[in-house]
Context: one part of a larger RNA
RNA sequence: GACAAACGCUGGCGGGGUGCGUGAGACAUGCAAGUCGAACGAGGAGCCUCCGAGCUUGCUUGGAGGUUUCCUAGUGGCGGACGGCUGAGUAACGCGUAGGUGACCUACCCGGAAGUGGGGAAUAACUGCCCGAAAGGGUGGCUAAUACCGCAUGUGAUCGGUGAUUCGAUUCACCGCUUAAAGGAGUAAUCCGCUUCCGGCGGGGCCUGCGUUCGAUUAGCUAGUUGGUGGGGUAACGGCUCACCAAGGCGACGAUCGAUAGCUGGUCUGAGAGGAUGAUCAGCCAGACUGGGACUGAGAACGGCCCAGACUCCUACGGGAGGCAGCAGUCGGGAAUUUUGCCCAAUGGACGAAAGUCUGAGGCAGCAACUCCGCGUGAGGGACGAAGGCUCUAGGGUCGUAAACCUCCUUUCUCAGGGAAGAUCCAAGACGGUACCUGAGGAAUAAGCCACGGCUAACUACGUGCCAGCAGCCGCGGUAAUACGUAGGUGGCAAGCGUUGUCC
Numbered sequence: 001g002a003c004a005a006a007c008g009c010u011g012g013c014g015g016g017g018u019g020c021g022u023g024a025g026a027c028a029u030g031c032a033a034g035u036c037g038a039a040c041g042a043g044g045a046g047c048c049u050c051c052g053a054g055c056u057u058g059c060u061u062g063g064a065g066g067u068u069u070c071c072u073a074g075u076g077g078c079g080g081a082c083g084g085c086u087g088a089g090u091a092a093c094g095c096g097u098a099g100g101u102g103a104c105c106u107a108c109c110c111g112g113a114a115g116u117g118g119g120g121a122a123u124a125a126c127u128g129c130c131c132g133a134a135a136g137g138g139u140g141g142c143u144a145a146u147a148c149c150g151c152a153u154g155u156g157a158u159c160g161g162u163g164a165u166u167c168g169a170u171u172c173a174c175c176g177c178u179u180a181a182a183g184g185a186g187u188a189a190u191c192c193g194c195u196u197c198c199g200g201c202g203g204g205g206c207c208u209g210c211g212u213u214c215g216a217u218u219a220g221c222u223a224g225u226u227g228g229u230g231g232g233g234u235a236a237c238g239g240c241u242c243a244c245c246a247a248g249g250c251g252a253c254g255a256u257c258g259a260u261a262g263c264u265g266g267u268c269u270g271a272g273a274g275g276a277u278g279a280u281c282a283g284c285c286a287g288a289c290u291g292g293g294a295c296u297g298a299g300a301a302c303g304g305c306c307c308a309g310a311c312u313c314c315u316a317c318g319g320g321a322g323g324c325a326g327c328a329g330u331c332g333g334g335a336a337u338u339u340u341g342c343c344c345a346a347u348g349g350a351c352g353a354a355a356g357u358c359u360g361a362g363g364c365a366g367c368a369a370c371u372c373c374g375c376g377u378g379a380g381g382g383a384c385g386a387a388g389g390c391u392c393u394a395g396g397g398u399c400g401u402a403a404a405c406c407u408c409c410u411u412u413c414u415c416a417g418g419g420a421a422g423a424u425c426c427a428a429g430a431c432g433g434u435a436c437c438u439g440a441g442g443a444a445u446a447a448g449c450c451a452c453g454g455c456u457a458a459c460u461a462c463g464u465g466c467c468a469g470c471a472g473c474c475g476c477g478g479u480a481a482u483a484c485g486u487a488g489g490u491g492g493c494a495a496g497c498g499u500u501g502u503c504c
Stems, first nucleotide, its partner, number of pairs: 001503003005500005012375006018368002020333001025331003029328003034078003039075002042072004046067010085287003094212008104204003109200008117151001119149002126141006156179002159176006183192003213259003220250003225247008262284004266277004289309005311322004339365001341364003347361001348359004378408004388399004413441006422431001448493005453474003459488005469476002
C1' cells in the first nucleotide's frame, strides 16, 4: 500500500459497488420452463336462432342447430442441451496461445435450386369392466392430426461401376441401385409451414507445437501396454473396441508415485524486473445426493429416465415418494456473510401469425459503515480573557474566541406544493410520489476513536509500589513512573478509529 475481511468502541446523510472465503453438510415452505386452439380429435362454459314444458308473463328448465368468444386434460410441434449455481474432482490438449481437420457435425436463421401427387393402418383422449390404501396399472370398444407407414415422382443426394483430374479419400462426365414431403390461416390475393439438395453465418467435436505448482527422504514405469493386419464402432481420425501377429513404448530434458490446485483475461503490490493471487465482471472447463447406465434428440441431461447405495418422508406393511452447488428462507458448522420483498415497465430468452403467456435471467427495492467517493455536524464578530476543570513557586498559567452574547446562512433536517426522463402513433413505469424543483421553519437533527519513553507527531498531576498492569522491538513497574490506572492537556485521523489476519 491492498482486502469478498473479522473483532472492540463509536455512528448523521447521499451515490457507486460488494455480501457463506467454513460443511460439494442436511433441508420445511413458496416460486425458478414453458408455450402453441392458425397441427388434432374431444369435453365444458358463454352467446344467437328454433321447438317444447313449467308458468309468478319474463324467469326457470329440456332438446336441436349455429358460433370470427373463452377455458381445459390429452395427441402433436418447438423449447426443457440456453439462461442460473457451484469449484468437489482435474497437474490434463483441462486451460492459454498458435495452428490443422483431404478425418468431422450443426436445430432455428440467411441466400439459392427443385418439389409438395395419391393411399393405408393405428392410438391417446373418451367410454365399459377390473386391480390398488396410495402412487398408479390392466383389459374390451370408438376416433383425429403437421403423429405413424407404404406407393408414385427424383431436381438432387447416398452407394457401386467406368473414364478423366488430384500426390492422395479432391473435382467433373456417364450408367445402375436405393432414397422425399403435411398441412394450416384467409372470400381471395397471399402468408406461415413441409421435403430433397448446395452455399453461408453463428456454434461445436477431434488432432498438434509451445507454456502451465511442489517433492528424488518417490527411480524405474507399462499388458490394450507400443506398433501392424483385419473386423466392429463413431458425425469423425484413432487400441476407441475386438481377433491374430510382432515386442515394443515412457524415463535424470525427471517417467511412475505422492501432495496441492479448477485454468485464463485479470487483481494486488512494485520504478521496473518480479512476487502474490484467480471474490465480484468476462471466456473456457468440470459437477448437480454418491456410483453406474442408456433413451430421446441437431445437440444431453441441476429442477428427464433406469439400476445400485446412503439418507429423509408417506403407508392399509403389499408398496411408494424425494434430491436448493437456482431465488428467498431454516438448522448446522463458523470469527464471519442479507429479504421466505416488488415487477416483467426496460434489456434479453422460450413459444406463438399475432394479441400474448412464461421468465427468482434481468430490472429494482430491503438489510449490513463491508468497501470506495462526496457532503455535513455551522459562518462572521466576540475579553488582557466569565463561570468551571486542571495545574501552580498561590503571583499566575492553561482549556480559550473556546463558551455566553450579537449578526447571518440553510448544505443537511422537518413540513407543504409540484413532479420526471428511462417508453415505441395511441395505451402501458416495478423503481416511485423516487430523483429533481418551489415555498415555509429553525443552529436547528448529527463526533468519535487511538495515541502521547525511543523508533514516532504529542506532558503534567494523582493513585499504585516488580503488585495491579503495559508491551510491535528496545523495554517500563521494587514510594516522586512523561512507559501501569485515572484526570486535565496535547498530537493524529475522522463517520470513522484502533486491533487481528493475509499478500506485496
Small-subunit ribosomal RNA, 5' domain from an uncultured bacterium, 504 nucleotides, folded computationally. Rfam family: Bacterial small subunit ribosomal RNA. Gene Ontology terms of the family: structural constituent of ribosome and ribosome. RNAcentral holds the full RNA, with entries from ENA and SILVA.